[in-house]
RNA sequence: GCCGGAGUAGCUCAGCUGGCAGAGCGCGUGUCUUGUAAACACGAGGUCACGGGUUCGAUCCCCGUCUCCGGCUCCA
Repeated sequence: GCCGGAGUAGCUCAGCUGGCAGAGCGCGUGUCUUGUAAACACGAGGUCACGGGUUCGAUCCCCGUCUCCGGCUCCA
């Protein structure tokens, strides 16, 4: 340099043919308990990597950029 994959909550990851963004764990509060843990209930938490385009409407489609992973190639 080229090709492919990935980027979504603090972490690990879903998200169907484009139509109001989710789960588990973690965190907070409460119930329960002599107390802690566990269990149960409720809650908070999002620039869907960034910029632009298409569209009535984009996490999803198109273009560019950045980061990570894998493969290939060149030079020394």
The RNA shown here (transfer RNA) has 76 nucleotides and comes from a Solirubrobacterales bacterium. Rfam family: tRNA. Gene Ontology term of the family: triplet codon-amino acid adaptor activity. The family's RNA type in Rfam is transfer RNA. It was read from a public genome assembly. Its mean pLDDT, the model's own confidence on a scale to 100, is 82.